[in-house]
RNA sequence: CCUUAUUAAGAGCGGCGGAGGGAAUAGGCCCUGUGAAGCCCGGCAACCUGCGAUGUUUUUCCUGCAUAUUGCAGAAAACAGGUAAAGGUGCUAAAUCCUACAGGAUAUUGUAUUCUGAAAGAUGAGG
Numbered sequence: 001c002c003u004u005a006u007u008a009a010g011a012g013c014g015g016c017g018g019a020g021g022g023a024a025u026a027g028g029c030c031c032u033g034u035g036a037a038g039c040c041c042g043g044c045a046a047c048c049u050g051c052g053a054u055g056u057u058u059u060u061c062c063u064g065c066a067u068a069u070u071g072c073a074g075a076a077a078a079c080a081g082g083u084a085a086a087g088g089u090g091c092u093a094a095a096u097c098c099u100a101c102a103g104g105a106u107a108u109u110g111u112a113u114u115c116u117g118a119a120a121g122a123u124g125a126g127g
Base pairs, nucleotide, nucleotide: 001127002126003125004124005123006122007121012041014040015039016038020031021030022029025100026099027098028097042092043091044090047088048087049084050083051082054080055079056078057077058076059075062074063073064072065071066070096120101117102116103115104114105113106112107111
C1' cells in the first nucleotide's frame, strides 16, 4: 500500500511519573494538580487460536450399507450459536467525543434538528 470484518457494549478509588490530553486541519465541546501524556501492574473483550458437541445447509473427494435409479448413514466442509483464555494482537472518559462531503425528512428561510451513506481514522485477519 491492497482486500476484508468490526467500530453506541465492556474494562482500576493501584504504583511510577509530573503538564498536558481527546489521530491530523478547522470549528465546537470536553478531560486534567481531586494529577494529563507516557511506562508498569491489574482489568475488559474475544479478531487470530483451542475445545466440544447443538442447529441449519451442502456433498467435489473419502468410508459403510442397501431396494443399485440412486438413496441412507458416517465423515467432512461452511454458517449460526456455545465455551475457554495458555499464546499473538488489541482495548481500558465521553459513539471513532461531535461536526466538516453527498443524499433524504421536518421546521423554517439560507439556518436548525434528524436519518442514511461516503470519506478519513483505529483495530484484527489475509496479501